Predicted 3D model of a 118-nucleotide RNA (Glycine riboswitch aptamer) from Shewanella benthica. The sequence is in RNAcentral, with records from MGnify. The prediction has a mean pLDDT of 76. Lineage of the source: Bacteria > Pseudomonadati > Gammaproteobacteria > Shewanellaceae > Shewanella.

């Protein structure tokens, strides 16, 4: 990396639009169909609002640690050498922790991670 298996969380939320259906009415009218208008139902659809989740990805850090600077200590004939201590600046620094940018909030898909095989 490939295949199979398992694999959590959180609104079937609100508004608008759109599509489809139903009803009423209007036009011509005997009826149906057609045109326009209104009302209403549905939708896992689009946009937006609020709320929520953390397990793709991303970001953040404590101990510790690297280097530099300053001060001090030890050693030393001396020294801006070596070593050590303290302080400061700049880096490194894990997760299932934190953030919620991304992603997600029926199912499906996706999915950290785990098991088996190649």
């Nucleotide at each position: 990396c490939c295949u199979c298996u398992g694999g959590a969380g959180a609104g079937a939320u609100c508004g608008c639009a759109a599509a489809u259906g139903g009803c009423u009415u209007u036009u011509a009218u005997u009826u149906u169909a057609u045109u326009g208008a209104g009302c209403u139902a549905u939708u896992a659809u689009g946009c937006g609002g609020c709320g929520c989740c953390g397990a793709a990805g991303g970001c953040g850090a404590a101990a510790g640690u690297g280097c530099c600077u300053a001060a001090g200590u030890u050693c030393u004939c001396u020294a801006c050498u070596c070593a050590c201590u303290u302080a400061g600046a700049c880096g490194c620094g894990a997760a299932a922790c934190g953030c919620u940018c991304a992603g997600g909030c029926a199912a499906a898909a996706g999915g950290a991670c785990a098991g088996a095989g190649g």